A computed fold for a 74-nucleotide RNA from a Desulfuromonadaceae bacterium, annotated as transfer RNA.
The sequence was found in a public genome assembly.
Rfam family: tRNA. Rfam classes the family as a transfer RNA.
Model confidence (mean pLDDT): 81 of 100.
Taxonomically the source falls in Desulfuromonadaceae (Bacteria, Thermodesulfobacteriota, Desulfuromonadia, Desulfuromonadales).
[in-house]
RNA sequence: GGCAAUGUAGCUCAGUUGGUUAGAGCAACGCAUUCAUAAUGCGUGGGUCGCAGGUUCGAGUCCCGCCAUUGCCA
Numbered sequence: 001g002g003c004a005a006u007g008u009a010g011c012u013c014a015g016u017u018g019g020u021u022a023g024a025g026c027a028a029c030g031c032a033u034u035c036a037u038a039a040u041g042c043g044u045g046g047g048u049c050g051c052a053g054g055u056u057c058g059a060g061u062c063c064c065g066c067c068a069u070u071g072c073c074a
Stems, first nucleotide, its partner, number of pairs: 001073007010026004019057001028044005050066002053063002
């Protein structure tokens, strides 16, 4: 340099044919329980959906460019 894949919450990931409020588990915090801790139960907060532009009534999802990571080729 070329090709491919990936990028969504602190971490690991889901998100169907583009459709109205973007989700799960773990973690964090609070409460309950306990002499106390762990465990368990309930609840709360946490997101520029990698960046920018375009198409559309509507984009995490489609299109172009760029960035980062990984793999393959040279």